[in-house]
RNA sequence: GGGCCCGUAGCUCAAUUGGUUAGAGCCCCCGGCUCAUAACCGGGUGGUUGUUGGUUCGAUUCCAACCGGGCCCA
Numbered sequence: 001g002g003g004c005c006c007g008u009a010g011c012u013c014a015a016u017u018g019g020u021u022a023g024a025g026c027c028c029c030c031g032g033c034u035c036a037u038a039a040c041c042g043g044g045u046g047g048u049u050g051u052u053g054g055u056u057c058g059a060u061u062c063c064a065a066c067c068g069g070g071c072c073c074a
Base pairs, nucleotide, nucleotide: 001073002072003071004070005069006068007067010026011025012024013023019057028044029043030042031041032040050066051065052064053063054062
């Protein structure tokens, strides 16, 4: 330098031919249970969907260029 794949909550992952409030588990916080802790039960907080544009009535989803990471080739 070229090709391919990935990027969604603090972590690991969902989101059905694009369809209107983006969810789950763990973590964290509050409460319950217990002599107490863990486990367990209930509730809650938490998101510029990597960035910027484009297409569309509507984009996590489609297109382009960048940013970051990985694999392969030279």
Molecule: transfer RNA
Organism: Candidatus Sumerlaeia bacterium